[in-house]
RNA sequence: CGAGUGGCCCAGGCGGCCGCCGCGGUGCGCACGGGGCUUCGGCCGCGCGCGCGCCGAGGAGGAAAGUCCGGACUCCGCGGGUCAGGGUGGUUGUUAACGACAACCGGCCGCGAGGCCAGGGAAAGUGCCACAGAAAGCAAACCGCCCCCCGGCCGGCGACGGUCGGGAGGUAAGGGUGAAAGGGUGCGGUAAGAGCGCACCGCGACCCCGGUGACGGGGUUGGCAAGGUAAACCCCACCCGGAGAAAGACCACAUAGGGGGGCAAUGGCGACGACCCGCGCCGCUCCCGGGUAGGUCGUUCGAGGGGGCGUGUGAGCGCUCCCCCAGAGAAAUGGCCGCCACCCCGCUCUCGGGCGGGGAACAGGAUCCGGCUUACGGGCCACUCGCGUC
RNA sequence: GGGGAUAUAGCUCAGUUGGGAGAGCGCGUGGAUCGCACCCACGAGGUCGGGGGUUCGAGUCCCCCUAUCUCCACCA
Repeated sequence: CGAGUGGCCCAGGCGGCCGCCGCGGUGCGCACGGGGCUUCGGCCGCGCGCGCGCCGAGGAGGAAAGUCCGGACUCCGCGGGUCAGGGUGGUUGUUAACGACAACCGGCCGCGAGGCCAGGGAAAGUGCCACAGAAAGCAAACCGCCCCCCGGCCGGCGACGGUCGGGAGGUAAGGGUGAAAGGGUGCGGUAAGAGCGCACCGCGACCCCGGUGACGGGGUUGGCAAGGUAAACCCCACCCGGAGAAAGACCACAUAGGGGGGCAAUGGCGACGACCCGCGCCGCUCCCGGGUAGGUCGUUCGAGGGGGCGUGUGAGCGCUCCCCCAGAGAAAUGGCCGCCACCCCGCUCUCGGGCGGGGAACAGGAUCCGGCUUACGGGCCACUCGCGUC
Repeated sequence: GGGGAUAUAGCUCAGUUGGGAGAGCGCGUGGAUCGCACCCACGAGGUCGGGGGUUCGAGUCCCCCUAUCUCCACCA
């Protein structure tokens, strides 16, 4: 310098002008409520609300997004059982919980830093494996290789040998097909071959050792029997009720508890799959129609943020100090100017600056929180590989 | 704010134990007709919304995005 890997951080700053949102305080005006005084004309101070003005402290994110997971919270009157349905899937931990995260194990990819893995079970069962190919699952002989038999031809005195054709076999070494052809490499062996035998590797079973465990290491042994697919059915283990702030609670206003259908008193409903048991309630349910489009709460102090210490390899956990930091509704954070900082381009050159121009992304709360995923600008650190120079 | 569904040829839609991408209309060419339409024959036309994964193999199974459509207020 180039190519790459992993992690962390920021999301412009300051000043000026004009604006937006909800709060707190305060001044003035208006309306209401109750109180005191009164010469009944009014006056005084209090509370609450509205409008205008002033002052003060605040006012979007790392993803606020997708709504893909998991919870908090609220309602459905709910406790148990069987089945169905859905989800997860190495191990040990973390956590309120999770499909998240951490560490480790195993496999695959990469020269490497590192990355990826829905990573249980295919020697319980069922299904499927198109096309090609001879054969695709208790396998198979197309070419080839080998032995035997028969026949023709040639050579030979003959035994027999060579070659061609036919038949009956053996063979999974080699070719060919395929994603996949019933362990791999080598030596021996054989008519040719073959775990047929042996060595190493792989695989299974058993034993020993290490580890909490996934698993790893070693030994003995079996001669190989066991193809792939479970993001196919399925089996095993574990988990799961539904709906979601338009949840839900209270107040106010208004209206026709109006019409029709279905189910049924050994019934119906209650947890938005089925059934059973127990408890509870007495109609339940669908469609059409009528009325209101107001207020308050839920609602933001929370698994909250920041600093320090301790502990743990780590995710995290514990103690302590400080802080209060949007919350309204169809919905507020904006615009302009100057300077500085950042990035890019061009010119210049004293190689560090100067001048000029341009850019600054993705995107915005709507009950809240923990994750994942997706979109996106810039910077820093550590590490790897290659090339060049000293 | 929350829930559900769909995306396949120009248009409307099929597509199941995952192996051939299809139908109707439309379009093009030819035929038939004096000519046009109807009709007959042949043909072209597809990133299966996009990306990734599982698998030998994906329109189909799984995950993530994109776009479109649709439904949910309260009271008696």